Small-subunit ribosomal RNA, 3' major domain from an uncultured prokaryote, 476 nucleotides, folded computationally. It matches the Rfam family "Bacterial small subunit ribosomal RNA". Gene Ontology terms of the family: ribosome and structural constituent of ribosome. Its mean pLDDT, the model's own confidence on a scale to 100, is 84.
Context: one part of a larger RNA
RNA sequence: UGACGGGGGCUCACACAAGCGGUGGAGGAUGUGGCUUAAUUCGAGACUACGCGAAGAACCUUAUCCUGGUCUUGACAUGCUUGAGAACGUCCGUGAAAAGCGGAAAGUGCCCUUCGGGGAGCCCUUGCACAGGUGCUGCAUGGCUGUCGUCAGCUCGUGUCGUGAGAUGUCGGGUUAAGUCCCUUAACGAGCGAAACCCUUAUCUCUAGUUGCCAGCGUGUAAUGGCGGGGACUCUAGAGAGACUGCCGGUGUUAAACCGGAGGAAGGUGGGGAUGACGUCAAGUCAGCACGGCCCUUAUGUCCGGGGCGACACACGUGUUACAAUGGGGGGUACAGAGGGCAGCCAUCCGGUGACGGAGCGCCAAUCUCCAAAACCCUUCUCAGUUCGGAUUGGAGUCUGCAACCCGACUCCAUGAAGUUGGAUUCGCUAGUAAUCGCGCAUCAGCCAUGGCGCGGUGAAUACGUUCCCGGGCCU
Numbered sequence: 001u002g003a004c005g006g007g008g009g010c011u012c013a014c015a016c017a018a019g020c021g022g023u024g025g026a027g028g029a030u031g032u033g034g035c036u037u038a039a040u041u042c043g044a045g046a047c048u049a050c051g052c053g054a055a056g057a058a059c060c061u062u063a064u065c066c067u068g069g070u071c072u073u074g075a076c077a078u079g080c081u082u083g084a085g086a087a088c089g090u091c092c093g094u095g096a097a098a099a100g101c102g103g104a105a106a107g108u109g110c111c112c113u114u115c116g117g118g119g120a121g122c123c124c125u126u127g128c129a130c131a132g133g134u135g136c137u138g139c140a141u142g143g144c145u146g147u148c149g150u151c152a153g154c155u156c157g158u159g160u161c162g163u164g165a166g167a168u169g170u171c172g173g174g175u176u177a178a179g180u181c182c183c184u185u186a187a188c189g190a191g192c193g194a195a196a197c198c199c200u201u202a203u204c205u206c207u208a209g210u211u212g213c214c215a216g217c218g219u220g221u222a223a224u225g226g227c228g229g230g231g232a233c234u235c236u237a238g239a240g241a242g243a244c245u246g247c248c249g250g251u252g253u254u255a256a257a258c259c260g261g262a263g264g265a266a267g268g269u270g271g272g273g274a275u276g277a278c279g280u281c282a283a284g285u286c287a288g289c290a291c292g293g294c295c296c297u298u299a300u301g302u303c304c305g306g307g308g309c310g311a312c313a314c315a316c317g318u319g320u321u322a323c324a325a326u327g328g329g330g331g332g333u334a335c336a337g338a339g340g341g342c343a344g345c346c347a348u349c350c351g352g353u354g355a356c357g358g359a360g361c362g363c364c365a366a367u368c369u370c371c372a373a374a375a376c377c378c379u380u381c382u383c384a385g386u387u388c389g390g391a392u393u394g395g396a397g398u399c400u401g402c403a404a405c406c407c408g409a410c411u412c413c414a415u416g417a418a419g420u421u422g423g424a425u426u427c428g429c430u431a432g433u434a435a436u437c438g439c440g441c442a443u444c445a446g447c448c449a450u451g452g453c454g455c456g457g458u459g460a461a462u463a464c465g466u467u468c469c470c471g472g473g474c475c476u
Base pairs, nucleotide, nucleotide: 007476008475009474010473011472012471015466016465019429020428021427022426026321027320029318030317031316032315033314034312042053043052065307066306067305068304069303071301074130078129079128080127083124085122090104091103092102093101094100110119111118112117132296133295135294136293137292141290142289143285144284145283146281148279153192154191155190156189157188158187159168160167161166172183173182174181198273199272200271201270203241204240205239206238207237208236209235213230214229217228218227219226244267247261248260249259250258251257310448323422327381328380329379330378331377332376339370340369341368344363345362348359349358350357351356388419393414394413395412396411397410398409399408435458436457437456438455439454440453441452
């Protein structure tokens, strides 16, 4: 100077408290440990690993994962070299199969030409430099990331003080979300952070009016902005306005600021996002990529068939479905937003109980399409392991795909397990939030998605307060 204290003072935060819903009990999903295995590839490990890398493991992916079969200038790059042939493509044998190995036929373009041939390019081949490595080291590294923490801090120049390490500034009194601002002051200033500038959302104005809209006018239909037309409205998307403690009253030190009010769509940071200071954890990543060193080089490289990554006495994490009547079933009937769509989205009709199949309109999309559910109305069930719950299993199917045995999703019939609200404990959330309801997207042939990232619909309760638990800040 820091750090630490079951020292003190001040203070903040869903930290506690007040509430609402969960976890821990059950089934199944998924990740991990362990065990098993020929192999169950590798990494991640309190908070900050464990629905994490993986935004898609049947083959592929895929990996020194295993078991077999191959290749050796190589699957890939550049250059030189030997020989042959345009290239591309096809067929046969061998092989469990593929890869590989062996063989066969067919066929000729461009430039030059003395018509013999030569050259460029491409391909095959011989040899050589070399390629290649998801092999090791994240404790050699770059880059990127997590975390403390969107916490309010971290520093510098000059000056001053101190022998010096250092201090001061940055302390003190107020105030703030904030080292935010004010006052005081041996300090005066400045930088990185905070704030603002950026995006979005909430209100209005202007401009524009198609594919969007339809008030008025006309027209048409069984019906529909369907048509003529219109720019009013909604909306779309560009430019502006608007909020600044600006105004009023009070408190305060005549300050900063705080409390109340007016006006306003919005009020004191309006809501949300992006944005993460100096640094900490030799934190994470050599398997995204890059890179030093080390190691392998007929193998630790490379290609292929099959298997494994999906095993299962068990244990843990995260999510999902329930245990029911604020509910389950049947019938009727409304209302979104944000996205996606040509090897695609698919209207409509037909077949099928259905997954789906067949026919087929439109749409490269504000034009066509994917496209809501809870809610609401009527009805039934009457507290039961049930008309709750749906695991498991049997059978029959659909679709994708060379291929669903290991190991896909979905449909129908049958079957109907555990489960009657969950010990100690523990998690999230302060408002359009929690809870609840569905919809979309990426990845993707399909999908093990109950995951992730978004979108809207319905829509609460509670906060006295800071004694206590966890974490943080300032002074001592």